[in-house]
RNA sequence: UGGGAAGGGGGCACGGUCGCGCUCGCGAAAGCGGGUGAGGAAAGUCCGGGCUCCAUAGGGCAGGGUGCCAGCUAACGGCUGGGCGGGGCAACCCGACGGAAAGUGCAACAGAGAGUAGACCGCCAGAGGCUUUGACCUAAUUUCGCCUGCACUGCCACGCGGUGGCGGUGCAACGAACUGGCAAGGGUGAAACGGUGGGGUAAGAGCCCACCAGCGCACUGGGAGACCAGAGCGGCUUGUAAACCCCACCUGGUGCAAGGUCCAAUAAGCAGGGAGGGCUAGCCCGGCCCGUCUAACCUGCGGGUGGACUGCUUGAGGUUCGUGGCGACACGGAUCCCAGAGAGAUGACCGUGGAAACAGAACCCGGCUUACCCCCCUUCCCUUGCU
Numbered sequence: 001u002g003g004g005a006a007g008g009g010g011g012c013a014c015g016g017u018c019g020c021g022c023u024c025g026c027g028a029a030a031g032c033g034g035g036u037g038a039g040g041a042a043a044g045u046c047c048g049g050g051c052u053c054c055a056u057a058g059g060g061c062a063g064g065g066u067g068c069c070a071g072c073u074a075a076c077g078g079c080u081g082g083g084c085g086g087g088g089c090a091a092c093c094c095g096a097c098g099g100a101a102a103g104u105g106c107a108a109c110a111g112a113g114a115g116u117a118g119a120c121c122g123c124c125a126g127a128g129g130c131u132u133u134g135a136c137c138u139a140a141u142u143u144c145g146c147c148u149g150c151a152c153u154g155c156c157a158c159g160c161g162g163u164g165g166c167g168g169u170g171c172a173a174c175g176a177a178c179u180g181g182c183a184a185g186g187g188u189g190a191a192a193c194g195g196u197g198g199g200g201u202a203a204g205a206g207c208c209c210a211c212c213a214g215c216g217c218a219c220u221g222g223g224a225g226a227c228c229a230g231a232g233c234g235g236c237u238u239g240u241a242a243a244c245c246c247c248a249c250c251u252g253g254u255g256c257a258a259g260g261u262c263c264a265a266u267a268a269g270c271a272g273g274g275a276g277g278g279c280u281a282g283c284c285c286g287g288c289c290c291g292u293c294u295a296a297c298c299u300g301c302g303g304g305u306g307g308a309c310u311g312c313u314u315g316a317g318g319u320u321c322g323u324g325g326c327g328a329c330a331c332g333g334a335u336c337c338c339a340g341a342g343a344g345a346u347g348a349c350c351g352u353g354g355a356a357a358c359a360g361a362a363c364c365c366g367g368c369u370u371a372c373c374c375c376c377c378u379u380c381c382c383u384u385g386c387u
Base pairs, nucleotide, nucleotide: 002382003381004380005379006378007377008376009375010374012353013352014351015350016349017348018347020037021036022035023034024033025032026031039358043369044368046367047366048365049364050363051255053253054252058285059284060283061282063251064250065249066248067247068082069081070080071079072078083097084095085094086093087092098246099245103244104243105240106239107238120186121185122182123181124180125179126178127138128137129136130134142177143176144175145174148172149171150170151169152168153167154166155165156164157163158162194212195211196210197209198208199207213237215234216233217232219230220229221228222227259310260309261308262307263306269301270300271299272298273297276290277289278288279287280286317336318335319334320333321332322331323330324329
């Protein structure tokens, strides 16, 4: 100098003139005066509660949620610190982070084969052994071709104890088919039945050995723990649970249009069923309540439902200081009251400064997620140049 990372603050300010909501004081009233009045997300309704009712209210199942360890909190799927894994040069960031050895399923296409797998290209053998010659033993019972080589042999020719030509048999090499053995090499694929090196084998394979990773079983040291480090034994081992599932823990439902009080209105209606029924916002058990001629309850039709008050803002509250803690936070002292509307209040104008987005409470609070513009402050990382 440039780029980046983490944390915090602000979101028009001040003055004036009118106009609004709530509240307090004065006043008979009109009115006058004081105080106060949208956010960092008020948004989404994704979580957790406070509070309300079912309701006198227990247990289980289903359903749902979370998923490393230790803490914080009223609680949470939140936050803090740590562990492990991943990204980044780093500061830092992300994690849907229990279990694949309980079971089921899935891995498209390609490929021989995707977990009791598998042969496309390939590699090896087709022989040997014996006191026994046998449908014996060991992986192994062959056939065909051949421009080749060697050995033996038949015929013919010639320059004749040799050479050449045409055949036959056997062996070897080579090739093909077939049979048997292999899964090490190559190929396909995101991934191939652990990896590397060596031995062994006809050729090979954890077949064996050494080292390494993973898994299982136990051990030593550090740590409260998740884990970290070390040294053993064992067998030879795909991945996937944001697939079903298993395991551990948690979980009643409902919602301020919850609920409560007062005044008011109407038809304490009609019909059918009926001995059991209703409630516990899914089911079962238990419990409670109502009822069994006269009507509990269920079904259908029909009628009334207006207004006011309350819930409603003093709170798991804010600010500040001290102590403890790495921290989230906890405890204590001091201080403050900071919206309560009800179709729903904050608007208009003037002056100075300069500046812009996303965007308005509706019972309350703690989080998360999303949207967004600019300014300020602090700390940290990398980098260019100079000294």
This is a predicted structure of a 387-nucleotide RNA (Bacterial RNase P class A) from Deinococcus sp.
The coordinates come from a structure-prediction model, not an experiment, and the mean pLDDT is 77.
Its Rfam family is "Bacterial RNase P class A". The family's RNA type in Rfam is ribozyme.